[in-house]
RNA sequence: CAGACACUCUGGAGAGUCUCGAUGGACGAGCGCCGAAGGUGUACAGCGGAAACCUAUUUUCCGCCAAUCUCUCAGGCAAAAGGACAGGGCAUAUUUU
Repeated sequence: CAGACACUCUGGAGAGUCUCGAUGGACGAGCGCCGAAGGUGUACAGCGGAAACCUAUUUUCCGCCAAUCUCUCAGGCAAAAGGACAGGGCAUAUUUU
């Protein structure tokens, strides 16, 4: 100088307390929505390779590759729970120089 992951504390958005099934919840079905668990896709930024070109360091193709972008699979749409992310603790620790 850095101080991650995990654990813990605090904060933490969005979208129908929709309809039906005996129906408050859960569950199932239907319609309508949300994006901030997770996951999918994405680079005329970067890196690597090949080819063309023939002095221009240019063009084309391929591969790798991110997100709070994107999709809405999953999840969610009163409360509760969850929740990306942020701050604190752990940490005068530990590790490295």
Predicted 3D model of a 97-nucleotide RNA (Glycine riboswitch aptamer) from Clostridiaceae bacterium OM08-6BH. The model forms 84% of the base pairs in the Rfam consensus. The RNAcentral record of the sequence draws on Rfam. Model confidence (mean pLDDT): 79 of 100. The organism belongs to Clostridiaceae, within Bacteria. It matches the Rfam family "Glycine riboswitch aptamer". Rfam 15.1 lists 9,425 matches to the family in 5,228 species.